About this RNA
Bacterial RNase P class A from Pelagibacteraceae bacterium AG-359-E06, 356 nucleotides, folded computationally. The model forms 96% of the base pairs in the Rfam consensus. The organism belongs to Candidatus Pelagibacteraceae, within Bacteria. The prediction has a mean pLDDT of 75.

[in-house]
């Protein structure tokens, strides 16, 4: 200097004038402070918060899946291990189980898992028959690979080195890695097929919920199921208590409640106000611990809460250039992930070339 990989910053600041929303002060004049993002988007996850549900167990359903950590929690993040790609920096992984079971592997091919003979080799040599899975062909994949020996020709048939399985030792918290020994040892692939195994999981949602005010008709009709039994209080009815039965949740056990419940049709009133509503698992500087995510301590800061929707216009200056002309607008809140992004900039690492 060129090419690449990974991570990050910004996408405006200051001043004047005018306008809008809100808070505080003043007391009707006004003054001061604040005012849309890095993704506010997607509605994909996890929670905080509010209400409902009686507790436990089982089933169903959903999610997740190598190891160890972080976090309020997660399917997120960090660091490792393994497999694969790349010269490399790095990147990708829906990373447990195929001997619990079921199903699938099109076409081609002789044969695709209870899987084998098309060409070919050997014996025979007229035919027939027998042996082979070494060579060739088909295919994504064909009974482990290469060399040597052996054989009628061949084959882990034997052997050496790989590969595989099991055991032991060493290192590591672990996933795992390396070494040694033994054994001819392999019955393929795929579970992002069903499934099995381990772990986790109540439901609904700010239009949740709470309060105030006001009004109406505690409305009418219809169908189904049900309104049980015994004992005592007391002489009966009614009423009360107890026991049993029945009903109320996907099922079971316990608990609680029980004379009404469920469905359909017609009709009436309300649509107002306050709150929830922004001080938080908050942001930030420094120090300490940690490889890191992150944690702890000491200081500093308070940064929209509108209600049909305010957060703007203009002038001047600054900035490496330009200026809202990239992507794009808050509506309970937060932590992530994913997607979009004109322009400008920074750092580290890898490879190549050249010079010293």
């Nucleotide at each position: 200097c060129u090419a690449g990989u990974u991570g990050g910053u910004u996408g405006a600041a200051c001043g004047g004038u005018g306008g809008c929303u809100u808070u505080c002060a003043u007391a009707u004049u006004u003054g001061a402070g604040a005012g849309a993002g890095g993704a506010a988007a997607g509605u994909c996850u996890g929670g905080g918060c509010u209400c409902c549900a009686u507790a436990g167990g089982a089933a169903u359903a959903a999610g997740u899946a190598c190891c160890a950590g972080g976090u309020a929690a997660c399917g997120c993040c960090u660091g490792g291990c393994a497999a694969g790609a790349g010269u490399g920096a790095u990147c990708u992984u829906a990373g447990g189980g195929a001997u619990a079971g079921u199903g699938c592997c099109a076409c081609a091919g002789a044969a695709a898992a209870u899987a084998a003979a098309c060409c070919g080799c050997c014996u025979a040599a007229u035919c027939a028959a027998g042996g082979c899975a070494a060579g060739g062909g088909u295919g994504a994949a064909a009974a482990g690979g290469u060399g040597a020996g052996g054989u009628a020709a061949g084959a882990g048939c034997u052997u050496a080195c790989c590969g595989g399985u099991u055991u032991u030792u060493u290192a590591g918290u672990a996933a795992u890695a390396a070494a040694a020994a033994a054994c001819g040892c392999a019955u393929g692939g795929a579970a992002a097929a069903c499934c099995c195994u381990g772990c986790u999981u109540g439901g609904a949602g700010c239009a949740a919920g709470a309060c105030c005010a006001a009004a109406u008709a505690g409305g009418g009709g219809u169908a189904g199921c049900g309104c049980g039994a015994u004992u005592g209080g007391u002489a009966u009815a009614a009423c009360c208590a107890a026991u049993c039965a029945a009903u109320u949740u996907u099922c079971c056990u316990a608990a609680a409640a029980u004379a009404g419940c469920u469905g359909c049709c017609c009709g009436g009133g309300u649509u107002g106000g306050u709150u929830g509503c922004u001080u938080g698992a908050g942001c930030u500087a420094c120090u300490c611990g940690g490889u890191g995510a992150c944690g702890a301590g000491u200081g500093g800061c308070c940064u929209a809460g509108a209600u049909a929707a305010a957060u703007c216009a203009u002038c001047g200056u600054u900035u490496u250039a330009a200026a809202u002309g990239a992507c794009a607008g808050a509506a309970c809140c937060c932590a992530g992930c994913u997607u979009a992004c004109a322009g400008a900039c920074c750092a580290a690492c890898u490879a190549g070339c050249a010079a010293u």